[in-house]
Context: one part of a larger RNA
RNA sequence: GGCGCACGGCGGAUGCCUUGGCACUAGGAGCCUAUGAAGGACGGCACUAACACCGAUAUGCUCUGGGGAGCUGUAAGUAAGCUUUGAUCCAGAGAUUUCCGAAUGGGGAAACCCACUGCCCGUAAUGGGGCAGUACAUGUACGUGAAUACAUAGCGUGCAUGAGGCAAACCCGGAGAACUGAAACAUCUAAGUAUCCGGAGGAAGAGAAAGAAAAUUCGAUUCCCUGAGUAGCGGCGAGCGAAACGGGAAUAGCCCAAACCAGGAAGCUUGCUUCCUGGGGUUGUAGGACACUCUAUACGGAGUUACAAAGGAAUGAAUUAGACGAAGCGACCUGGAAAGGUCCGCCGUAGUGGGUAAUAGCCCCGUAGUCGAAAGUUCAUUCUCUCCAGAGUGGAUCCUGAGUACGACGGAACACGUGAAAUUCCGUCGGAAUCCGGGAGGACCAUCUCCCAAGGCUAAAUACUUCCUAGUGACCGAUAGUGAACCAGUACCGUGAGGGAAAGGUGAAAAGCACCCCGGAAGGGGAGUGAAAUAGAUCCUGAAACCGUGUGCCU
Numbered sequence: 001g002g003c004g005c006a007c008g009g010c011g012g013a014u015g016c017c018u019u020g021g022c023a024c025u026a027g028g029a030g031c032c033u034a035u036g037a038a039g040g041a042c043g044g045c046a047c048u049a050a051c052a053c054c055g056a057u058a059u060g061c062u063c064u065g066g067g068g069a070g071c072u073g074u075a076a077g078u079a080a081g082c083u084u085u086g087a088u089c090c091a092g093a094g095a096u097u098u099c100c101g102a103a104u105g106g107g108g109a110a111a112c113c114c115a116c117u118g119c120c121c122g123u124a125a126u127g128g129g130g131c132a133g134u135a136c137a138u139g140u141a142c143g144u145g146a147a148u149a150c151a152u153a154g155c156g157u158g159c160a161u162g163a164g165g166c167a168a169a170c171c172c173g174g175a176g177a178a179c180u181g182a183a184a185c186a187u188c189u190a191a192g193u194a195u196c197c198g199g200a201g202g203a204a205g206a207g208a209a210a211g212a213a214a215a216u217u218c219g220a221u222u223c224c225c226u227g228a229g230u231a232g233c234g235g236c237g238a239g240c241g242a243a244a245c246g247g248g249a250a251u252a253g254c255c256c257a258a259a260c261c262a263g264g265a266a267g268c269u270u271g272c273u274u275c276c277u278g279g280g281g282u283u284g285u286a287g288g289a290c291a292c293u294c295u296a297u298a299c300g301g302a303g304u305u306a307c308a309a310a311g312g313a314a315u316g317a318a319u320u321a322g323a324c325g326a327a328g329c330g331a332c333c334u335g336g337a338a339a340g341g342u343c344c345g346c347c348g349u350a351g352u353g354g355g356u357a358a359u360a361g362c363c364c365c366g367u368a369g370u371c372g373a374a375a376g377u378u379c380a381u382u383c384u385c386u387c388c389a390g391a392g393u394g395g396a397u398c399c400u401g402a403g404u405a406c407g408a409c410g411g412a413a414c415a416c417g418u419g420a421a422a423u424u425c426c427g428u429c430g431g432a433a434u435c436c437g438g439g440a441g442g443a444c445c446a447u448c449u450c451c452c453a454a455g456g457c458u459a460a461a462u463a464c465u466u467c468c469u470a471g472u473g474a475c476c477g478a479u480a481g482u483g484a485a486c487c488a489g490u491a492c493c494g495u496g497a498g499g500g501a502a503a504g505g506u507g508a509a510a511a512g513c514a515c516c517c518c519g520g521a522a523g524g525g526g527a528g529u530g531a532a533a534u535a536g537a538u539c540c541u542g543a544a545a546c547c548g549u550g551u552g553c554c555u
Stems, first nucleotide, its partner, number of pairs: 001554009015540001016505002020476002022473007029465002031165002039100003042055003046078002050074002052059001061094006070082003105114003115134007136162009170201001171199005181188001185235001211218002222249004232240002253457003256401001260279009284435001286400004290394006300388004311384010322371003328344001330343004345362002347351001353365003406430008416442001437452005492499002512539001515526004
């Protein structure tokens, strides 16, 4: 030196565990904000750095319920206290809530500086202190009021509304790529995607046919299945890609404008026009106004999401604390410990689950089941309340959404790339008809059929999940699972936008080694605790690499 064997060191794999995650299910909730949000800064405990909680009333204040013996958070310790005159704790309702932040009196390098007005305190007086108000925009009312006579602009005051945040989701709208694919690339694709902006709601959008269709037609919208990778579109390449019918989910329909009537106002050309309010009226087998006729003044109907609109009360349910809740303190054995084994019982509308010194239906918390709210919230029902005339006939006259429909040109959306290109939308230029009317049925025309544009509202079925409650898993188990099981969006890096970790486990219980010895200490040796200390504090197990000690054999 090599190869073995034994025993160690270092190291932290593996096994076991789980406080944390992940994915989903069901229900709830789906907004907060000038009455100052979200998010922070700074403070508050006897000792207090941090987290949590709270705000100068600061580890808390008040009331109403629950609960019933301990309590003064994590967090041990000492001190000082509180509590059956019911504390701590849990729930509901309030009070307080510094400073910054939309931040809003002015300023500003956020958490700071400096004011004005009114009232009050205080000083001999000045200085000082307290409370309240003082931003801007829009709308509205009133006042005031230039150049400039009336006026208007402007200014001031009151009132109302807004502003900002977010759930990195869902929705609607405006703007809108490229990589890529086409085996290159330009039309095309990717894709109206990503991204930016605006807006809203708990859903949004759409929605009561100028529809779909072609049969004895259907009858708002939305979503799912199907139709169907079909019909089609397409350098007919790559690719893109319907709709109706049919089957389901859910169902709900309405209101204006106009004609006409009444009232009021303004204008002037003095009998017209316009405007406002109320009535009327809302459709396609055309309807309504208008004229006439009939039935009726309350039987009945409807209602707070549209269709008109305010509520109030009672009751019930749910929810925001909770309460009761069966059955072995069984025997013996092993063991440090019984819940294990053997034997004997019991309950079960409860043998889900967790804990207890190993594996417990009957030890504890619970579970099944039953019960429960002073106060708040939500929903339902009833009552109160509120609201409401309905038909027919006639066809003379009037009304039925105009710079609209539509056309040309240029674009876009429609599955549809200009095509035979209907339909819808935008820009420019033209520009109708008026019920004997108009639009559509994929160029266009005719016949036929269907419908009535140019005003508006509308629940449900649908999408999503920051959040709350309960639960589930052929999901993970600390290099996994969230980046984060641990004081993590932390430490750290970066001027900044931003990037972004590592790090879990003594033991059943601290019983965390009194005391003695060596040592300056660290540390160690005894002793003691414990089942175990090679479980002694990065302490369960403790692999390998790597480093040793002893010993055997070989060289």